[in-house]
This record gives sequence, structure tokens and C1' cells, in this order.
RNA sequence: GUCUAUCUUCGGGGCAGGGUGUAAUUCCCGACCGGCGGUGAUGAGUCAAAUGAUUCUAAGCCCGCGAGCCUGCAGUUUGGGCAGGAUUUGGUGAGAAUCCAAAGCCGACAGUAAAGUCUGGAUGGGAGAAGAUGGAG
Repeated sequence: GUCUAUCUUCGGGGCAGGGUGUAAUUCCCGACCGGCGGUGAUGAGUCAAAUGAUUCUAAGCCCGCGAGCCUGCAGUUUGGGCAGGAUUUGGUGAGAAUCCAAAGCCGACAGUAAAGUCUGGAUGGGAGAAGAUGGAG
């Protein structure tokens, strides 16, 4: 270092200011936010004479996953199904859905004046991350 069992800890952010109205953080102007794994031409560090090696870091809208609902099972684990989402243009270049610039777009369910941001299910669950101990080769 790999596989495996058990356990521990961690594991989501956001309507300022204004308009209308009896009433809206829900409508309108405007503001703000971006979970997890992968990919990756970013940036930084270390080693090396150099080619290069290595560590950390880098996508809401590229691929996959998670939160909701239904269902099989006596039941935990777990399996199956459903719902819900979004990017273009220009630049550089051998090469860019990831870099740079600009302009856009998206956001479960229930409640309520129609909600990505409020309240609630939730002191829940969770993709996963880190670590400890035991076992295997």
C1' cells in the first nucleotide's frame, strides 16, 4: 500500500435594499447561494541540469451519486421502480462542456399570497471523507 470486518468522528450555503397588496423573504425590480465521487490543459509547493517525477488544489449547468415518494422482504441490511436540472458565445491552444472573458440558465417534497434562500418532516437521513482496531494475501 490492497482487500475485508467492526467501531469512532465529521459530513450544505443563501433574498441586503425597494415596489404592489389586507396579506408576499413566495409575485415584480434587485440581491444572494452552490453537497459528494470522477474527469480535467488551472494555480501553488517539493525533487531534478533538463526531459520529467511527486504532493496539495481546480466543474451548480460533462459523467455518476445523494436528500423525496412507491414497492418486494417477518425484519435490519439491502434490492427494484418513479419524480425532480440547468451553457452558450468569444479567446488561447495540437487539444478545452473543466482555463480566461462575456452573457445566460438551474434548483426535491409539504405548508403558506405562487418559495433554490422562510417554516416543517429533520436532535432524521445521506453521497461520502478522515481515523482506530482486528483479520486475509
FMN riboswitch aptamer (RFN element) from Peribacillus deserti, 137 nucleotides, folded computationally. Taxonomically the source falls in Peribacillus (Bacteria, Bacilli, Caryophanales, Bacillaceae). Its mean pLDDT, the model's own confidence on a scale to 100, is 78. It was read from a public genome assembly, where an Rfam model found it. Of the family's consensus pairs, 97% are formed in the model.